This is a predicted structure of a 107-nucleotide RNA (c-di-AMP riboswitch aptamer (ydaO/yuaA leader)) from a soil metagenome. RNAcentral holds the sequence, with entries from MGnify. Model confidence (mean pLDDT): 83 of 100.

RNA sequence: CGCCGAACCUUACCGGGCGGGGGACCCAACCCAGGGGUGAAGCCGCUUCACGUGGCGGGGCUACUUUCCAGCCCUAACCCGUCAGCUAACCUCGCAGGCGUAGGAAA
Numbered sequence: 001c002g003c004c005g006a007a008c009c010u011u012a013c014c015g016g017g018c019g020g021g022g023g024a025c026c027c028a029a030c031c032c033a034g035g036g037g038u039g040a041a042g043c044c045g046c047u048u049c050a051c052g053u054g055g056c057g058g059g060g061c062u063a064c065u066u067u068c069c070a071g072c073c074c075u076a077a078c079c080c081g082u083c084a085g086c087u088a089a090c091c092u093c094g095c096a097g098g099c100g101u102a103g104g105a106a107a
């Protein structure tokens, strides 16, 4: 300096900004072999049924931005605890952690 990510700026504050959850009427809908949340990380097969493998789908990068082509990767993990749809007012939480890419064309 750049990348993933909300995880940044700041006059460093009783500052600004970004992101998540809960929560009415109306509307909608389902559970009790449970259900739900963050996140791209979901679905369907195959088979020596496991550390596997394949397809579709989803996500990221290639140093101004966008689009297209091409290439290279990821498709985890954690949490709530029988409970939560949407949701105005309102309430509440996070601002970590981990890394090192550089091909082409058009506007």
Base pairs, nucleotide, nucleotide: 001100002099003098004097008016009015017095018094019093020092021091022090027085034083035080036079037078038077042056043055044054045053046052057075058074059073060072061071062070065107066106067105068104069103